c-di-GMP-I riboswitch aptamer from a Deltaproteobacteria bacterium, 90 nucleotides, folded computationally. It was read from a public genome assembly, where an Rfam model found it. The prediction has a mean pLDDT of 82. Its Rfam family is "c-di-GMP-I riboswitch aptamer". Its family is annotated with cyclic-di-GMP binding in the Gene Ontology.
RNA sequence: CACCGAUAAUAGCAAACUCAAGGUAAUUUGAGGACGCAAAGCCACGGGUCCACUGCCCGCAUGACAUAAGUGGAUAGCCGGGUUGCCGAA
Numbered sequence: 001c002a003c004c005g006a007u008a009a010u011a012g013c014a015a016a017c018u019c020a021a022g023g024u025a026a027u028u029u030g031a032g033g034a035c036g037c038a039a040a041g042c043c044a045c046g047g048g049u050c051c052a053c054u055g056c057c058c059g060c061a062u063g064a065c066a067u068a069a070g071u072g073g074a075u076a077g078c079c080g081g082g083u084u085g086c087c088g089a090a
Base pairs, nucleotide, nucleotide: 004088005087012037013036017032018031019030020029021028022027035077041083042082043081045080046079047078048075049074050073051072052071053070054069
């Protein structure tokens, strides 16, 4: 230095749920709370999932609904990738 990651040390984050606030929604923020996390720091680049809107053909009397596709958004605690970083037993 690289890999790796301990019933080590120091520090840290915070799932579900509850309350308050923002948003049509997915969900986000704050407070409480800890299931977990060695990148559970940061970045939506690829895939996935979720939400909203538009919406061909067909079905239908119409509408509602569902679907290809498109647009916008959410998720970094779904996976991959990028990037930065603490500690040092085997």